[in-house]
This is a predicted structure of a 350-nucleotide part of an RNA (small-subunit ribosomal RNA, central domain) from a metagenome. It matches the Rfam family "Bacterial small subunit ribosomal RNA". Gene Ontology terms of the family: structural constituent of ribosome and ribosome. The prediction has a mean pLDDT of 85.
Context: one part of a larger RNA
RNA sequence: UUGGGCGUAAAGCGCGUGUAGGCGGUCUUCUAAGUCUGGUGUGAAAGCCCGGGGCUCAACCCCGGAAGUGCACUGGAUACUGGAAGACUAGAGGACGAGAGGGGAGAUUGGAAUUCCUGGUGUAGGGGUGAAAUCCGUAGAUAUCAGGAGGAACAUCAGUGGCGAAGGCGAAUCUCUGGCUCGUAUCUGACGCUGAGACGCGAAAGCGUGGGGAGCAAACAGGAUUAGAUACCCUGGUAGUCCACGCCCUAAACGAUGAAUACUAGUCGUCGGAGUUCCUAAUUGCUUCGGUGACGUAGCUAACGCAUUAAGUAUUCCGCCUGGGAAUUACGGUCGCAAGAUUAAAACUC
Numbered sequence: 001u002u003g004g005g006c007g008u009a010a011a012g013c014g015c016g017u018g019u020a021g022g023c024g025g026u027c028u029u030c031u032a033a034g035u036c037u038g039g040u041g042u043g044a045a046a047g048c049c050c051g052g053g054g055c056u057c058a059a060c061c062c063c064g065g066a067a068g069u070g071c072a073c074u075g076g077a078u079a080c081u082g083g084a085a086g087a088c089u090a091g092a093g094g095a096c097g098a099g100a101g102g103g104g105a106g107a108u109u110g111g112a113a114u115u116c117c118u119g120g121u122g123u124a125g126g127g128g129u130g131a132a133a134u135c136c137g138u139a140g141a142u143a144u145c146a147g148g149a150g151g152a153a154c155a156u157c158a159g160u161g162g163c164g165a166a167g168g169c170g171a172a173u174c175u176c177u178g179g180c181u182c183g184u185a186u187c188u189g190a191c192g193c194u195g196a197g198a199c200g201c202g203a204a205a206g207c208g209u210g211g212g213g214a215g216c217a218a219a220c221a222g223g224a225u226u227a228g229a230u231a232c233c234c235u236g237g238u239a240g241u242c243c244a245c246g247c248c249c250u251a252a253a254c255g256a257u258g259a260a261u262a263c264u265a266g267u268c269g270u271c272g273g274a275g276u277u278c279c280u281a282a283u284u285g286c287u288u289c290g291g292u293g294a295c296g297u298a299g300c301u302a303a304c305g306c307a308u309u310a311a312g313u314a315u316u317c318c319g320c321c322u323g324g325g326a327a328u329u330a331c332g333g334u335c336g337c338a339a340g341a342u343u344a345a346a347a348c349u350c
Stems, first nucleotide, its partner, number of pairs: 003322004007304002012318001014201004021194003025088007033081002035077008049065006091191001092188003095184005103177007110154001115149007125136002162169002206247006215241002220236004258317006266295011299306002323350003332343004
């Protein structure tokens, strides 16, 4: 390589947009490149295979035939693929009418709570723990009332509920803005799917510059515990956490499950639409489209389990795996301010 695989055994890129490439709906006509078929030429000899012959046989040798899956030229076939032309509407997209939403960005505002400051009341404790101590407090703490400052996060609503490609998103209002769903069947007429490279986004931590700093809190200090305790517990506490701009580019970035399309029993929830009228009673039933869950048949699976949101049945395209360790490594390349990231071996060993 072929083959076999990728939920948990090795294996789905963290996620998207999209270039090349690969693949691609229905009908008609033309073409005949792929495809099928006929002919001609070529396909050296030897060898292989078949028939015959010569050495006593055989090996060996000689003669004849066949084969030579290939290539070139040429005649034909036209179902399928390709190419050309025309048409269509079931894929895809637009228009119009509705709808839901913590989707994104910016600005403004709000209340609860913590901390701090000022003042009042008030007096000896408070805090903390398994128990304590460090710690705070007669220079008046804790508690309580009033006023003020500042930062961060938004209780209840809240829900296997919603939105987003993923990361993720939750107070309220306003402005700007992306996507989605349903209905009508009005328009375009295959405009599609996937996607190597490429480009963009990408939690937390970390980095640079400048702000900000209430609470929390790596590091650090002290108190305990302990044989020790560089920990768990306690009292403090700096980076950081927050904002702006610029980097970093990694996660159990998980559904450990790539994307798209079609098909294949049902039952019960829930969210957003549309339709429907009788039973019904003002939102319930039924039908239907789109999400999101629980269970379950066939089927699949090593089992666990999956099961119309497939891990079933198929097709297309991409990524990846190939015994364990060495190795999320070395060297080299690329990127980065750095930390490091990415790509990625071998010796040796079992």